[in-house]
This is a predicted structure of a 118-nucleotide RNA (FMN riboswitch aptamer (RFN element)). The sequence was found by an Rfam model in a public genome assembly. It matches the Rfam family "FMN riboswitch aptamer (RFN element)". Its family is annotated with FMN binding in the Gene Ontology. The prediction has a mean pLDDT of 84.
């Protein structure tokens, strides 16, 4: 100094405008958002949580797991910049990535403090 272990924090954004309608933050035109890690910075790579489903008395295990192409700069970028796309669990309600509601919940992880044992 660094690991193990133990403990505290923190850990998720976004309907503004117009139209139809008896009703719509949900339908149609515009608009708005973007979780940890890794890696040339990344909602779209690559793994990871969360949702959903199944087993298990429990610790947890399986399963399922959305969507990006083209130019350009560079030693290196599906990560930058330029252009035009896409994607977004369930339960509720006039069909919801944005309103409610499980959730004042739990997590991937980051941060700091004890620890100095082998």
């Nucleotide at each position: 100094a660094a690991u193990a272990u133990u403990c505290u924090u923190u850990g998720g954004g976004g309907c503004g405008g117009a139209g139809u309608g008896a009703a719509a933050g949900u339908c149609u035109c515009c608009a708005c958002c973007g979780g940890c890690a890794g890696u040339a910075a990344a909602g779209u790579c690559u793994g990871c949580g969360a949702a959903g489903a199944g087993c298990g008395c429990g610790a947890g295990c399986u399963c399922c797991c959305g969507a990006a192409c083209g130019g350009g700069u560079g030693u290196g970028a599906u990560u930058c910049c330029c252009g035009u796309a896409c994607c977004g669990a369930c339960g509720g309600u006039a069909u919801a990535g944005u309103c409610c509601g499980g959730a004042u919940g739990g997590a991937a992880a980051a941060a700091g403090a004890a620890g100095g044992a082998a």